This is a predicted structure of a 74-nucleotide RNA (transfer RNA) from Candidatus Magasanikbacteria bacterium RIFOXYB2_FULL_38_10. Rfam family: tRNA. NCBI's taxonomy places the organism under Bacteria, Bacteria candidate phyla, Candidatus Magasanikiibacteriota.
[in-house]
RNA sequence: GGGCAGUUAGCUCAGUUGGUUAGAGCGAACGGUUUACAUCCGUUAGGUCAUAGGUUCGAAUCCUAUACUGCCCA
Numbered sequence: 001g002g003g004c005a006g007u008u009a010g011c012u013c014a015g016u017u018g019g020u021u022a023g024a025g026c027g028a029a030c031g032g033u034u035u036a037c038a039u040c041c042g043u044u045a046g047g048u049c050a051u052a053g054g055u056u057c058g059a060a061u062c063c064u065a066u067a068c069u070g071c072c073c074a
Base pairs, nucleotide, nucleotide: 001073002072003071004070005069006068007067010026011025012024013023019057028044029043030042031041032040050066051065052064053063054062
């Protein structure tokens, strides 16, 4: 330098052919249970969907560029 894959909550990851509120598990806070802790149950908070632009009535999803990570080729 070229090619491919990935980037979504603190962590690990879903998200169907673009469609109206973006989710799960773990973790956190609070409450219940317990003498207390743990376990278990419930509730709540937590998101610039990597960044910028474009297409569209509508974009996490499509297109372009950039950044970062991994793999392959040279």